[in-house]
RNA sequence: GAUAAGGGCAAACCCGCCGCGAGGCGGGGACGCAAAGCCACGGGUCAGGCGGCACGCCUGAUAGCCGGACUACCGAA
Repeated sequence: GAUAAGGGCAAACCCGCCGCGAGGCGGGGACGCAAAGCCACGGGUCAGGCGGCACGCCUGAUAGCCGGACUACCGAA
């Protein structure tokens, strides 16, 4: 980051399974994505629980909410 080339990933939804739940995994399916590769480091949001219930704390989830660390194909301006 381009009307390039080779490709890659896969939203919603459906089916099956796991989980108290947010949500995750597999298959189907494509809304989109130049890091929609990876990592819970910071913030946000969500779930479970506790409390003296202002709000705070603990545990978990979300990387396709944002920032950041690391890695990566191609090569026009």